């Protein structure tokens, strides 16, 4: 950092530092000094890979990551009167360069 593949309607928060952002991009609309972000600490959510125990299904949670406002917060392009469907970008994993 580029290609495959999968999956995104569920689910899980406290204290400490820190102090004005944040929610990928634009628009909307939200969060925020009753304290964003980012570190740190403990906890927790889940089950992608590996282990592990079964092996038809599958479980567990020891490791390797992720996550823990709002659906991937909504929309954005094309179908459709709508409701709604696909797509795109994105995230995250695994492979693979």
């Nucleotide at each position: 950092u580029a290609c495959u593949u999968a999956u995104c309607a569920a689910g899980a928060a406290a204290g400490g530092u820190g102090g004005a952002g944040g929610g990928a991009a634009u628009g909307g609309c939200c969060c925020g000094a009753u304290g964003a972000a980012a570190c740190c600490u403990u906890g927790g959510c889940a089950a992608c890979c590996a282990g592990c125990a079964a092996c038809c299904u599958u479980g567990u949670a020891u490791g390797g990551u992720g996550c823990c406002a709002a659906u991937u917060c909504c929309a954005u392009c094309c179908c459709g009167a709508a409701a709604g469907g696909g797509a795109a970008a994105g995230a995250u994993a695994a492979g693979c360069g």

This is a predicted structure of a 97-nucleotide RNA (SAM riboswitch aptamer (S box leader)) from a Saprospiraceae bacterium. Of the family's consensus pairs, 90% are formed in the model. The source organism's lineage runs through Bacteria, Bacteroidota, Saprospiria, Saprospirales and Saprospiraceae. The prediction has a mean pLDDT of 87. The sequence was found by an Rfam model in a public genome assembly.